[in-house]
A computed fold for a 1449-nucleotide RNA from an uncultured bacterium, annotated as small-subunit ribosomal RNA.
Rfam family: Bacterial small subunit ribosomal RNA.
The prediction has a mean pLDDT of 81.

RNA sequence: GAUGAACGCUAGCGGGAGGCUUAAUACAUGCAAGUCGAGCGGUAAUUUAGGAAUAGCAAUAUUUCUGAGCUAGAGCGGCGCACGGGUGAGUAACGCGUACACGACCUGCCCUUUACUGGGGGAUAGCCUUGGGAAACUGAGAUUAAUACCCCAUGGUAUUAUUAUGCUGCAUGGUAUAAUAAUUAAAGCUGAGGCGGUAAAGGAUGGGUGUGCGUCUGACUAGCUAGUUGGUAGGGUAACGGCCUACCAAGGCGACGAUCAGUAGGGGGCGUGAGAGCGUGGCCCCCCACACGGGUACUGAGACACGGACCCGACUCCUACGGGAGGCAGCAGUAAGGAAUAUUGGUCAAUGGACGGAAGUCUGAACCAGCCAUCCCGCGUGCAGGAUGAAGGUCCUAUGGAUUGUAAACUGCUUUUAGCAGAGACGAAACGCUUUCAUUUAUGAGAGUCUGACGGUAUCUGCAGAAUAAGCACCGGCUAACUCCGUGCCAGCAGCCGCGGUAAUACGGAGGGUGCAAGCGUUAUCCGGAAUCACUGGGUUUAAAGGGUGCGUAGGCGGGAAAUUAAGUCAGUGGUGAAAUCCUGUCGCUUAACGAUAGAACUGCCAUUGAUACUGAUUUUCUUGAAUUGGGUUGAGGUUAGCGGAAUGUGACAUGUAGCGGUGAAAUGCAUAGAUAUGUCAUGGAACACCAAUUGCGAAGGCAGCUAACUGGGCCUUGAUUGACGCUGAGGCACGAAAGCGUGGGUAGCGAACAGGAUUAGAUACCCUGGUAGUCCACGCCCUAAACGAUGCUAACUCGAUGUUUGGACGUAAAGUUUGAGCAUCCAAGGGAAACCGAUAAGUUAGCCACCUGGGGAGUACGACCGCAAGGUUGAAACUCAAAGGAAUUGACGGGGGCCCGCACAAGCGGUGGAGCAUGUGGUUUAAUUCGAUGAUACGCGAGGAACCUUACCAAGGCUUAAAUGUAGAUUGACCGGUUUGGAAACAGACUUUUCGCAAGACAAUUUACAAGGUGCUGCAUGGUUGUCGUCAGCUCGUGCCGUGAGGUGUCAGGUUAAGUCCUAUAACGAGCGCAACCCCUGUUGUUAGUUGCCAGCGAGUCAAGUCGGGAACUCUAACAAGACUGCCAGUGCAAACUGUGAGGAAGGUGGGGAUGACGUCAAAUCAUCACGGCCCUUACGCCUUGGGCUACACACGUGCUACAAUGGACGGUACAGAGAGCAGCCACUACGUGAGUAGGAGCGAAUCUACAAAACCGUUCUCAGUUCGGAUCGGAGUCUGCAACUCGACUCCGUGAAGCUGGAAUCGCUAGUAAUCGGAUAUCAGCCAUGAUCCGGUGAAUACGUUCCCGGGCCUUGUACACACCGCCCGUCAAGCCAUGGAAGCUGGGGGUGCCUGAAGUCGGUGACCGCAAGGAGCUGCCUAGGGUAAAACUGGUAACUAGGGCU
Repeated sequence: GAUGAACGCUAGCGGGAGGCUUAAUACAUGCAAGUCGAGCGGUAAUUUAGGAAUAGCAAUAUUUCUGAGCUAGAGCGGCGCACGGGUGAGUAACGCGUACACGACCUGCCCUUUACUGGGGGAUAGCCUUGGGAAACUGAGAUUAAUACCCCAUGGUAUUAUUAUGCUGCAUGGUAUAAUAAUUAAAGCUGAGGCGGUAAAGGAUGGGUGUGCGUCUGACUAGCUAGUUGGUAGGGUAACGGCCUACCAAGGCGACGAUCAGUAGGGGGCGUGAGAGCGUGGCCCCCCACACGGGUACUGAGACACGGACCCGACUCCUACGGGAGGCAGCAGUAAGGAAUAUUGGUCAAUGGACGGAAGUCUGAACCAGCCAUCCCGCGUGCAGGAUGAAGGUCCUAUGGAUUGUAAACUGCUUUUAGCAGAGACGAAACGCUUUCAUUUAUGAGAGUCUGACGGUAUCUGCAGAAUAAGCACCGGCUAACUCCGUGCCAGCAGCCGCGGUAAUACGGAGGGUGCAAGCGUUAUCCGGAAUCACUGGGUUUAAAGGGUGCGUAGGCGGGAAAUUAAGUCAGUGGUGAAAUCCUGUCGCUUAACGAUAGAACUGCCAUUGAUACUGAUUUUCUUGAAUUGGGUUGAGGUUAGCGGAAUGUGACAUGUAGCGGUGAAAUGCAUAGAUAUGUCAUGGAACACCAAUUGCGAAGGCAGCUAACUGGGCCUUGAUUGACGCUGAGGCACGAAAGCGUGGGUAGCGAACAGGAUUAGAUACCCUGGUAGUCCACGCCCUAAACGAUGCUAACUCGAUGUUUGGACGUAAAGUUUGAGCAUCCAAGGGAAACCGAUAAGUUAGCCACCUGGGGAGUACGACCGCAAGGUUGAAACUCAAAGGAAUUGACGGGGGCCCGCACAAGCGGUGGAGCAUGUGGUUUAAUUCGAUGAUACGCGAGGAACCUUACCAAGGCUUAAAUGUAGAUUGACCGGUUUGGAAACAGACUUUUCGCAAGACAAUUUACAAGGUGCUGCAUGGUUGUCGUCAGCUCGUGCCGUGAGGUGUCAGGUUAAGUCCUAUAACGAGCGCAACCCCUGUUGUUAGUUGCCAGCGAGUCAAGUCGGGAACUCUAACAAGACUGCCAGUGCAAACUGUGAGGAAGGUGGGGAUGACGUCAAAUCAUCACGGCCCUUACGCCUUGGGCUACACACGUGCUACAAUGGACGGUACAGAGAGCAGCCACUACGUGAGUAGGAGCGAAUCUACAAAACCGUUCUCAGUUCGGAUCGGAGUCUGCAACUCGACUCCGUGAAGCUGGAAUCGCUAGUAAUCGGAUAUCAGCCAUGAUCCGGUGAAUACGUUCCCGGGCCUUGUACACACCGCCCGUCAAGCCAUGGAAGCUGGGGGUGCCUGAAGUCGGUGACCGCAAGGAGCUGCCUAGGGUAAAACUGGUAACUAGGGCU
């Protein structure tokens, strides 16, 4: 885009079309084929004429008889019924289409022409009489007519037979003339005009037959055929013919697809498409076939006959049970089926048909109307103005704005359509009748008259009034159109991708928008896009796809020259290609759809004339393709036979002694019955070291010791010979590794299976010890491989470089040059998706073959062929997925590689893990043990300090219309305080007091306005902050260049560095964030300044003390400055840089330490610091209070403290810091107390006051013990803080004196002022569970060979089926569910064929004693056949116990 459509929602009108696609299922009812009295006999009713009778005064009425006319019904006869109308079951066929042919034919009615139309006869229907039967129907008798039937006559250009002659054709043949013989015609009616009848010839029309070409799928259908193919003779037919019969011959068809099976009416056309094509065959037209299923003939011009006959069958109906009737695939209609398809309408007015002389009759053909948005076309549902941009709705960044939206309201205008009223067609012209004219009948022309189903329809006019008229689908991308709410992987959506798990533009609703519009969507089907079956117009190295290889048949294709021909080819002409359709012009309906008319087209087929370049055919010729011959050469080419040495094994003998062998390490095994080892001899089988190679040969598989015989090929070379002999190659034939199979040998080594030993969680493996088949030979099979260059064969053409094998030429040789044939490597152009290929093409061309068409199912099933088997070849479908795949890119990963780094290992020192205690966590418990943190990167973490508070948890008691609190305003004066009751308190209540201030105001209560509150949830909605990789050296950008692109380059390479630090090289050149540096502390010096710090020199003074005067030197304090930069030297190096117990310097190669954390990763942590979206609670998940809990305790883990002691404990004595803190504070000093402390009381808001530094050192003691170690635990007595130390504080004293004697596997920290060890200070804080955290100084080591290994990291490279990125991906069994399929005992269908039996109707043949004057017939009978029965087999379905594999989850 389309449809004979259907379904959902919706629906105003008109025009034109279309309307059972399914059950060729069954049909009630009505209609669809009759007509002619001018063929015949005859005729009821009615009409008319006459007569008679009856009634009546009559008109008249009734009955009856006769005649006439007109006829109904029925009958004989003629014509029609073979047309028109329906359907598509069958049919793969001369059925259809197209073009020819009939010299092999027929043709009623019609036209033309010629001739004829004479005489006779007997029946029969009807009618009448009478039987049978329920009916349908039918018997008998009598009698009758014809354009019915029969006989005779006449007759020709008829038919048949024979003969003769002429002409002629592409063959059989045709045709003309003549003669002879035989046979066959007719019908009447009449109005007298005619209409008919017979014979013959011609025409026209319609048919019949034959032929060429075209006409679906399957080869998993490869052979089919006995009337089959042909001949002769006969029969039959309108006609040819095996159409039929008899005889004879053995043919005919088929790979260019016979036969069989499946499906199907064919065409003009229709849909789509640029076309070529692909799909389709409804309506209309042509042809065919069919008429309940099957068969058969009759009649006829024509049928084997839709509304005829006979028979068989199935079904339905009637029946008196004896017997009968029927055929809607005609028009309506009914039932059924189905997603689905209309009225039991009108008229013969027109067109057409049958009959008739005609009027006319008949006509479900036809013309009309009805139903249906089924399709196409047209029209309308209003138009213009109108901004407080109304209200309402929706949304938002919400005192407001946006949108719906000029939309509405409102004002003006119009009236198609619908409604009402009125007028009102075309289609109609003929025939007929009346009449006029042409000479008249006939006939023609003219005038008048008659005829409309549709239909009072179309159309026109008038009236009033915006009045009567809008929906459907969609809005994530493709694809035009976005927001809110609800829902929460639910409900649902979905054409593909996909959406939905609490902020859904994707579900549902709403608002808004987009598209189309009386329709809009969905479903189904076809074409297109799809170059995705590729003729136009594709491919095959790696994506699917080259046969394993050769030889060769058919076929396809084929070198140069000439001649002939004209099949292909090209051109002209003629015929045909129906009409409709399509296209173009014009015209008609108001337009369009639709229709009319003219043209063009119908790309085709046939015939004919011509052209001859190319292809073909025939002939002649050529040598360059191909082949042969001569000479030379080459090689693991093949087959057969013989020979050889090394090695392994075995046997014998000898020497010799304890192991051998094997492995990562072992064991099994062998060995004192003498192995292994060594030597000699013997024996047997298999394979051939070195040469040896990127080598050579072969069609491929493949081929390797040496020699011989036989044999195939390649290459080179120069002559000669043949003369296109060529290339490819469907089927076919041959060869074809390894394994395997059969028969017979052989068997040293190796070695599936098997056994044992190991390894392992296991180990039906890898390793070891053995070992059968096999490996070897002969013969015969198998026929497959990653049979690979994953690259078919042949030929031609298209830059170069290098190596090598083997020939030839030049060259004395060598070097070298050159010319062939191979084998390889690199590259230009070109090609390719890229990787890559690149004269050995995957480049550019030609020829032929093979193969491919998404993945899986599956190289499976079934069938067939081959095979001894194993199996091979050929080779599907159902079902299922939305991918599978190629090449390349960036990452990540690897029990891949290279380089490098780090307390990563190693080398060391000290710990943890064992004990007790402290602290955190898990678990358990509990009313609650609040919450969070959970590998590294949680666990002395949030918490830098839980008795109450904190506090978030639990129990109990209370409060709450927005209460507490805050801000602002107003009003009031009480509030506060004191006493007291209940209570655990909060709270509730009572008594008392009755404000202060000059004022502003303060306090409290009431009231008004504004903001509740939540440590409830979501860290996976977030901000901010933080951890970690990691202080690792990386992460990027601009421009350029390379690549189709992702992307690369830069950032790689060679060096160097702590460093992507720097240098060199370089299609890159630069730049940014990181590194480094800049900042702080510390180490040296200087300058400046000296108080609270300092005190050398001077003075004073004290028991002593910078205590005082003074000093500014020193220390120190705190500001500034200097200093270090590989700067200098030596060596190495191009440089960067490195090395040096080099110099100088306080410090030397980053001097030490800190702060500083790139792009990013972990949906890492935190909603409980804080902030914040959404959700949730609101007399509670909010708030207050008391008490309890966070401190529990069979247990497990982390982090620490104290120890286990003599490098120590205890006692006494003597020294030396730094940093920090202090007023609700630090506290000197004095007194008391054993002590914690208490009571007094100076100084200090601090370089001024406050604090014993401890290890260390000097002495004394202890002497290796569970101790004079260790201090847990417990008892008692106290101190301090605090409202309060019970749960649950710290400290002091006295007493008690546990475990523990250096810690398993495992594991942590540290490289120098570090580890270790020693004490001190601070924050938090009333106090403190601090052994924690953060700082400060004192004393002060050991070790690093080195980078193999463990862990982590960086760079380069490689592989990848990973990308959530190895904690990845993913394979198979088993368990479970669902689905389709294969096999299958069996059960049950279908169509077709075959054999045998039977055999209706009927044609044909025979007979025919009966009937008939006769013609002939009844009857009987033979052949054949539909159908039926039966038998065996094949084909193809369904179902199925059981079973097999497959797919999805």